Large-subunit ribosomal RNA, domain IV from a mouse gut metagenome, 325 nucleotides, folded computationally.
The RNAcentral record of the full RNA draws on SILVA.

Context: one part of a larger RNA
RNA sequence: GUGUUGUUAAGGAACUCGGCAAAAUGACCCCGUAACUUAGGGAUAAGGGGAGCCACGCAAGUGGCCGCAGAAAAGAGGCUCAAGCGACUGUUUAGCAAAAACACAGGUCUCUGCGAAACCGAAAGGUGAAGUAUAGGGGCUGACACCUGCCCGGUGCUGGAAGGUUAAAAGGAGAGGUUAGGAGCAAUCCGAAGCUUUGAAUUCAAGCCCCAGUAAACGGCGGCCGUAACUAUAACGGUCCUAAGGUAGCGAAAUUCCUUGUCAGGUAAGUUCUGACCCGCACGAAAGGCGUAACGAUUUGGGCGCUGUCUCAGCUGUAGACUCG
Numbered sequence: 001g002u003g004u005u006g007u008u009a010a011g012g013a014a015c016u017c018g019g020c021a022a023a024a025u026g027a028c029c030c031c032g033u034a035a036c037u038u039a040g041g042g043a044u045a046a047g048g049g050g051a052g053c054c055a056c057g058c059a060a061g062u063g064g065c066c067g068c069a070g071a072a073a074a075g076a077g078g079c080u081c082a083a084g085c086g087a088c089u090g091u092u093u094a095g096c097a098a099a100a101a102c103a104c105a106g107g108u109c110u111c112u113g114c115g116a117a118a119c120c121g122a123a124a125g126g127u128g129a130a131g132u133a134u135a136g137g138g139g140c141u142g143a144c145a146c147c148u149g150c151c152c153g154g155u156g157c158u159g160g161a162a163g164g165u166u167a168a169a170a171g172g173a174g175a176g177g178u179u180a181g182g183a184g185c186a187a188u189c190c191g192a193a194g195c196u197u198u199g200a201a202u203u204c205a206a207g208c209c210c211c212a213g214u215a216a217a218c219g220g221c222g223g224c225c226g227u228a229a230c231u232a233u234a235a236c237g238g239u240c241c242u243a244a245g246g247u248a249g250c251g252a253a254a255u256u257c258c259u260u261g262u263c264a265g266g267u268a269a270g271u272u273c274u275g276a277c278c279c280g281c282a283c284g285a286a287a288g289g290c291g292u293a294a295c296g297a298u299u300u301g302g303g304c305g306c307u308g309u310c311u312c313a314g315c316u317g318u319a320g321a322c323u324c325g
Stems, first nucleotide, its partner, number of pairs: 002319003006315003010311002014309001019306001028050004036041001038143001052065005066070001078304007085296002090102002106141007118127003144291001146289002149221003154218002156214005163209003169203002174198005181190003222240005249283001250280001261277005
C1' cells in the first nucleotide's frame, strides 16, 4: 500500500450527478395518531412511555437487590412534505434495461346464426367447442369520477342500384385463302359446295365511375386587415380560403426552440423543484382529455433523524501481497 471488520474528538451532507455507501430505526405491551379518502383505508401514520431479579399479595401493587447497561447477546420498519407517470396484485429484455414498457378488470367498435367467423392443413381432418350472440374471433382504449366537441372533401368499410365502362362465353353481318366448274388462243379472269383464316352488331357478372351512410374507421381540426373616452388590448367588423377550422379541460408540461421566459415560494445564495401567468416553435379529448384515495426495489425536489460521504484523517482486528527460513 490492497481486500475486509470494528471504532473515533469537534462539526453533521460542507461529499457527490445524486445521502451512492454507511449509520440510524427495529420484537412485545400501553398511550396517541393529521391532511385526504373510493369510507375499506391512510396507519406500525407521526409522536411519546414501559420492561431485570427477590419477598409479600388472588391480583392491582408495595418494598427491597445488582449492574455501565434489564427487548442487557443474535435476529427484527428510518420517518416525513410536495410533484410526475402508471389505478392496483402481476409480467418482461435467461447473460448490461424491471420501467412511465406489457398485461389487467372495465369501456367501445367490428365480424360471426353454427358444417359459425377466425386459424392450422394441397386434402381428409383438426382447433374454435363437445361452446351457440349473457357465446366466440379481431382492433383500439385501459380501475374509478367528470367527460369524450367539429369535419364524411380524400382513403377505407357498409348499403344502393337508374345510367356509363367492362372479361370469358354465346353470336356470326362481312372479309380473305383454296378450287369442281365456266370463259378465254393463251396469260389469266370469274367462281358453287366443302375445308380453312378471320370477324362487326347484339346478349351478359362482379368491380370501377356514380348515389348515400359511417370518425371509440385511417385521418383532419386556417390566414390577413381594421376597430373602444390616455396607452395597451380587442368583446366587435371586413375579407380570402376550407370537408371542417381545436370545443371542454390542461398548459415553459416526460411536450416550450427562443429559455436559466416572467412573477411568487423555498435557500444567505436555487439552470433543478413547487404555485401561478399564457406569447401552446410543435397539448387536446378512447394513438383518449383532465382529476384521483390506495399501491410502486419507479422518477423529481424539500425537510427531520442519523452518520468517516466529507472537513481530514487517525487507530485497530483479519487475509493475502512483501521480507527471512